[in-house]
Context: one part of a larger RNA
RNA sequence: GGCUGAUGGUGGAUGACUCGGAACACGGAGGCGAUGAAGGACGUGGUAAGCUGCGAAAAGCUUCGGGGAGCCGCAAACUGGCUUUGAUCCGGAGAUGUCCGAAUGGGGCAACCCGCCUGGGUUCAUUCCCAGGCACCCGCCGCAGCAAUGCGGCGGGAGCUAAACCCAGGGAACUGAAACAUCUCAGUACCUGGAGGAAGAGAAAACGUAUGUGAUUCCCUGAGUAGCGGCGAGCGAAACGGGAAGAGCCCAAACGUGAUCUGUGCCAAGUCCGUGCGCUUUGCAGAUCGCGGGUUGUGGGGCUUAGGGGGAGGGGAGUACGGUCCCCUCGUCGAGUGAGCAACCAAACGGUUAGCCGAAGGGCCUGGAACGGCCCGCCAAAGAGGGUGACAAGUCCCGUAGGCGAAAAUCGUUUGGCUCGAUGCCUUGAGUACCCAAGUACCACGGGACACGUGAAACCCUGUGGGAAUCCGGCCCGACCACGGGCCCAGGCUAAAGACUACCGUGUUACCGAUAGUGCACCAGUACCGUGAGGGAAAGUUGAAAAGCACCCCGGUGAGGGGAGUGAAAUAGUACCUGAAACCGUCAGCCUGCAAGCGGUGGGAGCCCUAUGACAAAUCCCGCAAGGGGUUUGUAAAGGGUGACCGCGUACCUUUUGCAUAAUGAACCGGGGAGUGACGUAGGCGUAGCGAGGUUAAUCCCUUAUGGGGAGGAGCCGUAGCGAAAGCGAGUCUUAAAAGGGCGUUUGAGUUACGUCUAGUCGACCCGAAGCUGGGUGAUCUACCCAUGGCCAGGCUGAAGUGCGCUUAACAGUGCAUGGAGGGCCGAACCCAUUAAGGUUGAAAACUUACGGGAUGAGCUGUGGGUCGGAGUGAAAGGCUAAUCAAACCCAGAAAUAGCUGGUUCUCCCCGAAAUAGCUCUAGGGCUAGCCUUGGGGAAGCUUGGGUGCGGGGGUAGAGUGCUGAAUGGGCUAAGGGGCCUACCAGCCUGCUGAACCCAACCAAACUACGAAUACCGCAUACCAUGAACCCAGGAGUCAGCCUACGUGGGAUAAGCUGCGUGGACAAGAGAGGAACACCUCAGAUCGCCGGCUAAGGUCCCAAAGAGCAGGCUAAGUGACAAAGGAUGUGCGAUGGCGUAGACAACCGGGAUGUUGGCUUAGAGGCAGCCACCAUUUAAAGAGUGCGUAACAGCUCACCGGUCGAUGUCGUCGCGCGCCAACAAUGAUCGGGACUAAGCCUGCUACCGACGCCGCGGAUCUCGUCUGACUACGGUCAGACGGGGUGGUAGGGGAGCGUGCUGCAGUAGGGUGAAGGCGGACCGUAAGGACCGCUGGACGAGGCAGCAGUGAGGAUCCCGGUAUGAGUAGCGAAAAUGCUGGUGCGAAACCAGCACGCCGAAAGCCUAAGGGUUCCUGGGGAAGGUUCGUCCGCCCAGGGUGAGGCGAUCCUAAGUCGAGGCCGAAAGGCGUAGACGAUGGACAGCCGGUUAAUAUUCCGGCCCCUCCUGGUGAUGCGCUUGAGUGUGAGAGGUGACGCAGGGGGCUAGGGUCUCCCGGGUGUUGGAUGUCCCGGGCUAACCCGGUAGUUCUGGGGAGAGAUCUCCAGGACGAGAGGGGAUGGGGAGCCGCGGGGAAACCCAAGGCGAACGAUCUGACGCCGCACUGCCAAGAAACAGCUUCUCACGCGAGGUAUCGCCGGGAGUUCGUACCGCAAUCCGACACAGGUAGGCAAGCAGAACAUGCUUAGGCGAGC
Repeated sequence: GGCUGAUGGUGGAUGACUCGGAACACGGAGGCGAUGAAGGACGUGGUAAGCUGCGAAAAGCUUCGGGGAGCCGCAAACUGGCUUUGAUCCGGAGAUGUCCGAAUGGGGCAACCCGCCUGGGUUCAUUCCCAGGCACCCGCCGCAGCAAUGCGGCGGGAGCUAAACCCAGGGAACUGAAACAUCUCAGUACCUGGAGGAAGAGAAAACGUAUGUGAUUCCCUGAGUAGCGGCGAGCGAAACGGGAAGAGCCCAAACGUGAUCUGUGCCAAGUCCGUGCGCUUUGCAGAUCGCGGGUUGUGGGGCUUAGGGGGAGGGGAGUACGGUCCCCUCGUCGAGUGAGCAACCAAACGGUUAGCCGAAGGGCCUGGAACGGCCCGCCAAAGAGGGUGACAAGUCCCGUAGGCGAAAAUCGUUUGGCUCGAUGCCUUGAGUACCCAAGUACCACGGGACACGUGAAACCCUGUGGGAAUCCGGCCCGACCACGGGCCCAGGCUAAAGACUACCGUGUUACCGAUAGUGCACCAGUACCGUGAGGGAAAGUUGAAAAGCACCCCGGUGAGGGGAGUGAAAUAGUACCUGAAACCGUCAGCCUGCAAGCGGUGGGAGCCCUAUGACAAAUCCCGCAAGGGGUUUGUAAAGGGUGACCGCGUACCUUUUGCAUAAUGAACCGGGGAGUGACGUAGGCGUAGCGAGGUUAAUCCCUUAUGGGGAGGAGCCGUAGCGAAAGCGAGUCUUAAAAGGGCGUUUGAGUUACGUCUAGUCGACCCGAAGCUGGGUGAUCUACCCAUGGCCAGGCUGAAGUGCGCUUAACAGUGCAUGGAGGGCCGAACCCAUUAAGGUUGAAAACUUACGGGAUGAGCUGUGGGUCGGAGUGAAAGGCUAAUCAAACCCAGAAAUAGCUGGUUCUCCCCGAAAUAGCUCUAGGGCUAGCCUUGGGGAAGCUUGGGUGCGGGGGUAGAGUGCUGAAUGGGCUAAGGGGCCUACCAGCCUGCUGAACCCAACCAAACUACGAAUACCGCAUACCAUGAACCCAGGAGUCAGCCUACGUGGGAUAAGCUGCGUGGACAAGAGAGGAACACCUCAGAUCGCCGGCUAAGGUCCCAAAGAGCAGGCUAAGUGACAAAGGAUGUGCGAUGGCGUAGACAACCGGGAUGUUGGCUUAGAGGCAGCCACCAUUUAAAGAGUGCGUAACAGCUCACCGGUCGAUGUCGUCGCGCGCCAACAAUGAUCGGGACUAAGCCUGCUACCGACGCCGCGGAUCUCGUCUGACUACGGUCAGACGGGGUGGUAGGGGAGCGUGCUGCAGUAGGGUGAAGGCGGACCGUAAGGACCGCUGGACGAGGCAGCAGUGAGGAUCCCGGUAUGAGUAGCGAAAAUGCUGGUGCGAAACCAGCACGCCGAAAGCCUAAGGGUUCCUGGGGAAGGUUCGUCCGCCCAGGGUGAGGCGAUCCUAAGUCGAGGCCGAAAGGCGUAGACGAUGGACAGCCGGUUAAUAUUCCGGCCCCUCCUGGUGAUGCGCUUGAGUGUGAGAGGUGACGCAGGGGGCUAGGGUCUCCCGGGUGUUGGAUGUCCCGGGCUAACCCGGUAGUUCUGGGGAGAGAUCUCCAGGACGAGAGGGGAUGGGGAGCCGCGGGGAAACCCAAGGCGAACGAUCUGACGCCGCACUGCCAAGAAACAGCUUCUCACGCGAGGUAUCGCCGGGAGUUCGUACCGCAAUCCGACACAGGUAGGCAAGCAGAACAUGCUUAGGCGAGC
């Protein structure tokens, strides 16, 4: 170290639980708000942080009820109280109710600031306090006014919500159409307006043809029909019918009448009628208003007229009579507060908001506890449910059944009062033609909406234009017309049936049970993230009861632990039920130290062990027996653990032709995690009911009520078809008719429900885009702009202009000086970022270091503001718009879509593909076919396959070359070229080209006069095979193929290339061989066997089997890579030459002569070249084979002779095996060792060798036969025997296992121990199932059914936990530490001291923003602190911020809001008056001291401002002809402004001193000295009014600008004086305290000098001056002058001087503030505006060193 066992830790799965969720049912309620809502802020308790309650009357007050004993919320404790005189608590009503919020007096950064009026309190008065009122808009009324308008009164609105429902105004896109534009998504999402408890619609100008119906709405149906539709995708009615509900009305107009006004008119008309009398600004006409009338479509109404019916009394219409009409009363009738139709009250009853009564049990046992077990009772209109020390209680508690109950408030119903109407009209007929809704109907054009997309497009709505009629009229009936029919628009109201549920109550669940269920079971819309819109968690459990561990011990008065104690249990100890796994330990058994790897599996020695098994024995029980079961004991290896060694063996998933692949994915473990649901949809199968029929839908009724039962026949399917249809009908259509033909009939089964498979539409198996669209949120980053402020050390250069000189007629020019310009120069701060390095899991999500660029400008920067998403801004890079930009961010449409990738979870059994064709904006996707599967038919009478036989057609291989072409040689030859000839015509020759033809030899995928083998077709069949063909129906998958053999195309007769065909294999196929190796060879795995036989291939060892036999070959380790080519390798064969007449080789000798052959050549003599190549002598010898020479020469060869003596020698050809050719990177081509066979060839024989075959045994499927049982007679089940099958991816089919919940069920079982967890050697073919022990401490199987959120290893999956890397990197500027002492358990880091180091234009001090207690003191040390820690910006507790003068508060800028107003679909936009809004304007305090912590705030001293109110003096004015003052309004001035430059005068600050003061002063030599150290200061304010600036007037000069002088006014630093007999101040003394001491702290006191001189600002005079061009805020603030109006106002008033008194509210104020408190996730090398600015050197704020002061950077 490995495996195993035991035992712990860690962790929080599992189980159990549930104060929470989810979905519903029934009922209620459906709003709240100016009487101040919703929602908040801040308060409120004796102690009080949070939640809850409440509101300064503050966990509460009053009252009326309930209730009846304790109470002061969650929530303990202490303290203190209340309560039978009735508390706490519950309910009704009331009171109070801070501030914000519509927010409403004005403002505003919500919870704050500032007012005005009236009344009250306080004050002399101002001030302050309390109460009430004061916003805007609309309507009505009143008043004023010519009007505009103003004022007053009354009433209303505003805002919130429920994320729902409803109506309306606007209105997308993704998506679908496999693209896309009409279309779709969809009038959806969303925005906006408005309303109600519902909304909307609604009483026919309807429907549409019926025997008609008779408002609207909703449900069922009609119907996926009619239709619409790039007639694509899709969209999609209506009427009829069945139901729910049920309800109808009112106006406008005609006409009458009254009032008012206007006109007319002047005694006519009129006055109820007639007559008479009378009357009169009457009458008449018009307009407006009121009342009456009237409301309809068989048209209605008005008016006129004629009839019929019809109470009484009284009064009236000028009057009398007659008539008529009207009113009142009585009585009667009807209706109503629910719309019509105006409007209340009461009572009764019932409900709601608190409550009350409410039956019946004990004992024993176990136990910690009884609700369990046993025994014996009781109640039940109550055995629903919950709780109680066990899920286990009818009888213990709360409850339940059943009853009862309200002072008050409120709701409903009914009744009554009450109100209204009628009571005179109703009705009939006739006449008349008065009325019956106008910019309307209608028409045209453009649109929209209707299911209906412009269509033949009606009907409805309307933007533009035109524009009627009044019943003899008008609209509709799907263009339009006619006939016929229906209806009456252009006014209005209207319950119920219907939609929804934030809220309240009750109840239910085959819903969840803490990764689930709401995001939230818990103090959650919290923590946290983000500028913001917005996003958004985690987190439950001790126990029955805290009995929450007294006491002791260790330890730091720790943390933690050990005892003791409590408890049933403490391994239930608050990190608490159970307590799995990863991961980390401890102990034990076995193994492991020269060995080798997918880590297993098979075998296996050894060591250790002994059980749910086996055997044996004993014994007990059951059984007649066979046998079965229990207990105890014993035994063994065949059981368990480990295991040396050996054989075999390259994970899993996905994707692929193909993966160990070095292709994808996973660190590990646990939990979560993916084919689901709906639809009256469609098809199939199964089951069931009924059957020529089947079935109900909505709805209604009953009921024990999410259930069950019944009614309901509308409708649907079927029963008949044919036809385009009319239509006809067992037929019909076609046709003029027939005939024929088509489709039907003949041959009839459906339908409903449930289950299941598949499809369609929906997100449709899950996760995943980039994106599109809508509405919002963002300019705290950044871009640009606006307003207002600020900043830029120092040095250099030296433009214009000017002055002077020279010069010129004058200009010009020029020199010197002056001057101080510049997108000038150098260079800090500041801004930027060129280069390099570092950094790159950083110090930093852009930095550091060094160098670098700009640095008076187009500069940089603060604060406030503006512009934004197809938009902004952009000195332009597609840059920037909050670490995001070729279209931000957030939310929504939304689960967009994804022909793409990934993932997709238990088991077994049967079958089992494809990678092809056609088409495809198609090629990695589809559809149909093919191939697979399942069921049925076929079906035993029949079909098919194979074989065989017979019969066929063919034009491939081959062959051939007649055809078509190609093509070689020859012949022949037309023609052409050339030559000769020729006056011309002709002719001749030809060695060049050559058609045609002939001969010979060929070639061809697109040649064939020929032509196979196979294949294919048909027929037959007695053989073989089977049920495999075929048909119908359900379900698929497949459309990337790969290699190999053969035939071929492309390519190069290349490719592990590419296309096609025919097979095979792989794919989807294991096994054996091939060393290894999908594809090759052999062979197709149902399971087991330590049985046998073989195949390919093998048999020396690795390694099973022959060192087999016989015969050859090879010598190369060929075997054990390779070609052309080469070779006297070797064997065999064939053939030829030479050879004892002497061959071949070797050696010896010869190799000559003409001749140096000729030519050529300088030469060429055998041997440069050309020609020739003869002859002679010979045994033989070339006019020469090679070397060689300048050329000769020389050496050789051929050839000849000799020697030698053959087993002869030399060739050529063929065959076998070898050799060379043969060069690459780690050593690598027999698999290795090795091998001369153990190589190669031939033959023989034996053996090995596979999951093949055989044998034995088992399983399962299927077929057959038999038997048995059952039967609904169709069959089903079981068994036996026999035959055959059982590799398998995609895929089809079948059968099961397991999980959660439900029913039986309050099952059995269970504290004598459930679920869950851990372990075990048992059982089953698998998923799995028992049993036993331990743990655990309350549940809960099994069975039969049912329902599903039902099975995990993978998705760069999600959440959590834990590893690995690793005790590794790192511990954040290299400014630096060391020592001593203190404290303490503990000190490198804390405290103190000393020394050292670092910064010092900062690393010091002040201050704005921002932060928000971090400040100070005491205590603490778990966590935070990159280590430690006694310490801290950490934790706990307490304390701390003091203002008339500082800031805010006042004023205005950019900008924002904005009464009225203008504009706009809505929301809203702009903007006047006005208001708000600092970064600006205005405005009164300084010095010193003091605290642990504040100070311009407290204290001391000295000053100042505003207001109120007295006294006094002076002066002015005034006394009603108005001094003055208050308020308001108006006018003017001032306020009031740039940049650069230079100089002057000063001050702050600083230096020095032989000056002054205080202190000190050694000895080895000198030094009282020009020695050493330290100090030598002081404000506002008042006086003063200088340097100077400016204005006015005057004088002078000058042409003038201007300069100068004087006088006056204004402004104005500084000095000086006062302030100050003060303060400060080195130093000295020192109460007291601490300490052993040295010494430290310290109240208090004393206290010197306080001069001179030098330097000197960027500060002040002062934007004053000069110059320049870009020409440089505003203000109803303040100051000042004037005017007007109104009020007050008289022995007064104002100003000034002097002396007094009073008021001055509110908010900020601590601390950090270049940083450890801000912005950067951090105690982060980054960023962050302004002010102060010491010394030496230096131009300097550079740089270096230092002061004050601060630090040494948390290993």

A computed fold for a 1755-nucleotide part of an RNA from a Candidatus Omnitrophota bacterium, annotated as large-subunit ribosomal RNA, half A. The coordinates come from a structure-prediction model, not an experiment, and the mean pLDDT is 81. Rfam family: Bacterial large subunit ribosomal RNA.